This is a predicted structure of a 74-nucleotide RNA (transfer RNA) from Coemansia sp. RSA 2675. Its mean pLDDT, the model's own confidence on a scale to 100, is 81.
[in-house]
RNA sequence: GGUUCUAUGGUGUAGUUGGUUAUCACGUCUGCCUAACACGCAGACGGUCGCCAGUUCGAGCCUGGCUGGAAUCA
Numbered sequence: 001g002g003u004u005c006u007a008u009g010g011u012g013u014a015g016u017u018g019g020u021u022a023u024c025a026c027g028u029c030u031g032c033c034u035a036a037c038a039c040g041c042a043g044a045c046g047g048u049c050g051c052c053a054g055u056u057c058g059a060g061c062c063u064g065g066c067u068g069g070a071a072u073c074a
Base pairs, nucleotide, nucleotide: 001073002072003071004070005069006068007067010026011025012024019057027045028044029043030042031041032040050066051065052064053063054062
């Protein structure tokens, strides 16, 4: 340098051929429980889906560019 894949809360992840307010687990916080801690139970917090444009009535999803990462070829 060429080709392919990939980017979604702090971490990992789901998201059907585009359609209401983006899913779950861990985590953090609060409450209950306990003498206390842990476990368990209940509730809450945390994202504008890597960035910039385009298409569309409507984009996490489609298209283009850029950036980061991975694999492979030279």

It matches the Rfam family "tRNA". Rfam classes the family as a transfer RNA. The same sequence occurs in records of 10 taxa.